Molecule: transfer RNA
Organism: Glomus cerebriforme
């Protein structure tokens, strides 16, 4: 260089055929419970969905370019 996967919270991950509050575990902070600690249980905070364009009433999801990770061919 080509191709083919991926980039969504602090980690890891889901998100269906564009459609109306963007969520799941686990961490983190606060609170309950216990002499204490963990286990549990209740809260709560954390996201400009990689980046700028574009379609369209509406985009995380389409469609262009780019920039990172992985696989692969040569």
């Nucleotide at each position: 260089c080509g191709c083919g996967g991926g980039g969504u919270a602090g980690a890891g991950c889901a998100g269906u055929u564009g459609g109306u509050u963007a969520g799941c575990u686990c961490g983190u902070c606060g609170g309950g419970c216990u002499c204490a600690u963990a286990a549990u249980c209740c809260g709560a905070a954390g996201g400009u969905c990689g980046u700028g364009g574009g379609u369209u009433c509406a985009a995380g999801u389409c469609c262009c370019a780019c920039c990172c990770c992985c696989g692969u061919u040569a």